[in-house]
RNA sequence: UGCCCGAUGGUGCAGCGGUAGCACGAAGGACUUUGAAUCCUUAAACCCUGGUUCGAAUCCAGGUCGGGCAGCCA
Numbered sequence: 001u002g003c004c005c006g007a008u009g010g011u012g013c014a015g016c017g018g019u020a021g022c023a024c025g026a027a028g029g030a031c032u033u034u035g036a037a038u039c040c041u042u043a044a045a046c047c048c049u050g051g052u053u054c055g056a057a058u059c060c061a062g063g064u065c066g067g068g069c070a071g072c073c074a
Base pairs, nucleotide, nucleotide: 001070002069003068004067005066006065007064010024011023012022013021018054026042027041028040029039030038047063048062049061050060051059
């Protein structure tokens, strides 16, 4: 310097144009003498800017950050 991949609740991952979901975690409740376990409920997220579209997490352009490969030098 070029190319490729990725960024979604606190954490790990789904979702590839039309309701943002799962597991763990957190809070509250049930149960229990207490705790654990189990069950129920709740809160919490689309990296940023612009564009396309009736509609964007998803498509396009630019940027930021992270990872990988190649190149350069010795």
This is a predicted structure of a 74-nucleotide RNA (transfer RNA) from a Chloroflexota bacterium.
The RNAcentral record of the sequence draws on ENA.
The same sequence occurs in records of 2 taxa.
Its mean pLDDT, the model's own confidence on a scale to 100, is 82.
Rfam family: tRNA. About the family: Transfer RNA (tRNA) molecules are approximately 80 nucleotides in length. By type it is a transfer RNA.
The source organism's lineage runs through Bacteria, Bacillati and Chloroflexota.